[in-house]
Overview
This is a predicted structure of a 66-nucleotide RNA (Fluoride riboswitch aptamer (crcB RNA motif)) from a Rhodospirillales bacterium. The sequence was found by an Rfam model in a public genome assembly. The source organism's lineage runs through Bacteria, Pseudomonadati, Pseudomonadota, Alphaproteobacteria and Rhodospirillales.
């Protein structure tokens, strides 16, 4: 200098906040999915979800009922 491990903060986990819990990253962890075309890059159509899990709150849509 590089790489590795610890330990402290801290930041992410496809749409918003709050607690709990898991898992990643240390300048990177992150940046959904299905067909189709395309050597492939790309480029076209289409689907689900405000959670990475659970729990509430908020926003959005759809039903009833007053």
């Nucleotide at each position: 200098a590089a790489g590795a491990g610890g330990u402290a903060u801290g930041g992410g986990g496809a749409u918003g906040g709050a607690g709990u819990c898991c898992c990643c990253c240390a300048a990177a962890a992150c940046c959904g999915c299905u067909c189709c075309u395309u050597c492939g890059g790309g480029g076209g159509a289409g689907c689900u979800g405000a959670u990475g899990a659970c729990u509430c709150c908020u926003g959005c849509a759809g039903g009833c009922g007053u």